[in-house]
Molecule: c-di-GMP-I riboswitch aptamer
Organism: Mollicutes bacterium
RNA sequence: UACCAACAUUGCCAAACCAAGAGUGAUCUUGGGACGGAAAACUAUAGGGUCUCUUUGAGAUUGCCAGUUGCCACU
Numbered sequence: 001u002a003c004c005a006a007c008a009u010u011g012c013c014a015a016a017c018c019a020a021g022a023g024u025g026a027u028c029u030u031g032g033g034a035c036g037g038a039a040a041a042c043u044a045u046a047g048g049g050u051c052u053c054u055u056u057g058a059g060a061u062u063g064c065c066a067g068u069u070g071c072c073a074c075u
Base pairs, nucleotide, nucleotide: 012037013036017032018031019030020029021028022027035063041068042067043066047065048064049061050060051059052058053057
């Protein structure tokens, strides 16, 4: 330089499982690890669902439904 293929970019998070630790427990934290996610960011004092227990009260889960908010800009 030509041809072919593709049709956005920068990046982000981290399932199961394993190790160490915390908790009565649901589960959580740190490290490893990637199943996946265009909100898998925040919210458990917007609401609902589910789960735990020292059960009529207190807790856990937002990667269950959801509420709120944010980044980018090819066509």